This is a predicted structure of a 105-nucleotide RNA (THF (Tetrahydrofolate) riboswitch aptamer). Its Rfam family is "THF (Tetrahydrofolate) riboswitch aptamer". Rfam's curators write: Tetrahydrofolate (THF) riboswitch was first reported for Ames et al. as an RNA motif in 5' untranslated (5'-UTR)regions of folate transport and biosynthesis genes in Firmicutes genomes. Of the family's consensus pairs, 82% are formed in the model. It was read from a public genome assembly, where an Rfam model found it.
[in-house]
RNA sequence: UGCAGAGUAGGAUCACAUGCGUCAAGUGCCUUGUGAACAGGGAGUUGUCACAGGGACGAAAAAGCUCUUACGGGCUUUGCGGUACGUGGUCCGCAUCCCGCUGCU
Numbered sequence: 001u002g003c004a005g006a007g008u009a010g011g012a013u014c015a016c017a018u019g020c021g022u023c024a025a026g027u028g029c030c031u032u033g034u035g036a037a038c039a040g041g042g043a044g045u046u047g048u049c050a051c052a053g054g055g056a057c058g059a060a061a062a063a064g065c066u067c068u069u070a071c072g073g074g075c076u077u078u079g080c081g082g083u084a085c086g087u088g089g090u091c092c093g094c095a096u097c098c099c100g101c102u103g104c105u
Stems, first nucleotide, its partner, number of pairs: 002104004010092007018084002020081003029055008040099004061078007
């Protein structure tokens, strides 16, 4: 000098556990604003994530027990929800640029 490689935050998915909803919140989609993170160092997007506002769409319940004169309510179980959080497994993994690190040369 050249070539190759490692490593993060995080993301996806599966399992388990505990909740929430099933009287429809949440999830997903569109949009506006604000903020944050992005390998050891620096920069960093039209990408990612979080929060807030607005908009469109939109769902799966069933059984048992129990309180009540009744209306109605409560509890449990089995389901359901592109449901929340946690733990574990697997996979992916700096948009990109420069430097550094490891191996070879």